[in-house]
Large-subunit ribosomal RNA, domain III from a Bdellovibrionota bacterium, 391 nucleotides, folded computationally. The organism belongs to Bdellovibrionota, within Bacteria. The coordinates come from a structure-prediction model, not an experiment, and the mean pLDDT is 81. The RNAcentral record of the full RNA draws on ENA. Its Rfam family is "Bacterial large subunit ribosomal RNA". Rfam links the family to the GO terms ribosome and structural constituent of ribosome.
Context: one part of a larger RNA
RNA sequence: AAGUAACGAUAAAGGAAGUGAAAAACUUCCUCGCCGUAAACCCAAGGGUUCCUGGGCAAGGGUAAUCCUCUCAGGGUUAGUCGGAUCCUAAGAUGAGGCCGCAAGGCGCAGUCGAUGGGAAACGGGUUAAUAUUCCCGUACUAAUUAUGUGAGUGAUGGAGGGACGAAGGAGGUUAAACACGCCGUCUAUUGGAUGACGGUUUAAGCAGGUAGGGAGUCAGGACAGGCAAAUCCGUUCUGGCGUUAAUCCCGAGACGUGAAGAGGAGUGAUGAGGAAACUCUGAUCGAAGGUGUUGAUACCAUGCUUCCUAGAAAAGCUUCUAAGCUUAUCGCAUAAUUAUCCGUACCGGAAACCGACACAGGUGGGUGAGUAGAAUAUACUAAGGCGCUU
Numbered sequence: 001a002a003g004u005a006a007c008g009a010u011a012a013a014g015g016a017a018g019u020g021a022a023a024a025a026c027u028u029c030c031u032c033g034c035c036g037u038a039a040a041c042c043c044a045a046g047g048g049u050u051c052c053u054g055g056g057c058a059a060g061g062g063u064a065a066u067c068c069u070c071u072c073a074g075g076g077u078u079a080g081u082c083g084g085a086u087c088c089u090a091a092g093a094u095g096a097g098g099c100c101g102c103a104a105g106g107c108g109c110a111g112u113c114g115a116u117g118g119g120a121a122a123c124g125g126g127u128u129a130a131u132a133u134u135c136c137c138g139u140a141c142u143a144a145u146u147a148u149g150u151g152a153g154u155g156a157u158g159g160a161g162g163g164a165c166g167a168a169g170g171a172g173g174u175u176a177a178a179c180a181c182g183c184c185g186u187c188u189a190u191u192g193g194a195u196g197a198c199g200g201u202u203u204a205a206g207c208a209g210g211u212a213g214g215g216a217g218u219c220a221g222g223a224c225a226g227g228c229a230a231a232u233c234c235g236u237u238c239u240g241g242c243g244u245u246a247a248u249c250c251c252g253a254g255a256c257g258u259g260a261a262g263a264g265g266a267g268u269g270a271u272g273a274g275g276a277a278a279c280u281c282u283g284a285u286c287g288a289a290g291g292u293g294u295u296g297a298u299a300c301c302a303u304g305c306u307u308c309c310u311a312g313a314a315a316a317g318c319u320u321c322u323a324a325g326c327u328u329a330u331c332g333c334a335u336a337a338u339u340a341u342c343c344g345u346a347c348c349g350g351a352a353a354c355c356g357a358c359a360c361a362g363g364u365g366g367g368u369g370a371g372u373a374g375a376a377u378a379u380a381c382u383a384a385g386g387c388g389c390u391u
Stems, first nucleotide, its partner, number of pairs: 013031006032388004040368004046348002050346001051075006060068002080141002082344004087118002092113003098107003122139005142340011153326002158321004166308004172301003177295005182201006202263002206258002213251004217242008226234002267286001272281003309312001354363002370382004
């Protein structure tokens, strides 16, 4: 220079009360404003205690601070079913033997690792200051082991099936959700009228029968240089029955019923706390209604259907077949009992907690995403919810 520029989105504040040494900024209430395919909610990554409670105000906070994501202390993350490991493989990595190289090392079959993919099983309600599909209540499901009963050739690291998959397109059946009417309750107005305002009208997995719809011809017998051995399995082929308007079998949403004489529920408001009072907070107990219709998804049926060419993972679990072996074993079914390990789980997560040196107008994968007008997730105004961006 200069007490100058600046104090990081022009979404916006005002009032009352409280606390306090001190209040524009903290707390509570009232009014106002902003977002509302988000500036709301739930996950993944990443961070790592930032979460909750009590105390504090040196420093950090672009100002003050009684406040804080700061500081000090204490507390907090509960799982057979959610995610990961105990299973499987992809790209890729590694790689006994092997090949190459003077060496260091390079390549590489089998094998072993390796998810962003495949693979058993849980929902609703309640509860904490802070966790909950994890605790509690209710109702379920899965796997393994054991026991009992019953029936039987059982058996794999091998064979076969299955898992198992592209893009585009349109139609159908549904549900979620929304809206309207009806029903229930409260309030206001009114005083014999129910016409107004507001709120509610909610309920899962599982179980039972198998619907709209989709797919395949199916059953029995015979034969066989195929599936590196075997096979009753798969494949090829022959004959016959049924069927081709279909039979037989498989898949399959939703609705109805049950789950539920339960839960939850607007409201009621005992008790306790604060206050001079009005009243506010707390919330024990009790607890109404619970139907119908319309619209209607990008969700489900659906890994479906149709069309097209660029022709669209693998392996295990699973089903089945036998080989060796075993047959006082082993396997199937039913019922019951028992068992179910380890790790993650707080909190932020379009952000003041992640990546950007910062409490930075930048960046950040997936899901949900209401109303009125509208083709719409555009746009405008709003609900739930969240904020007014730390002078």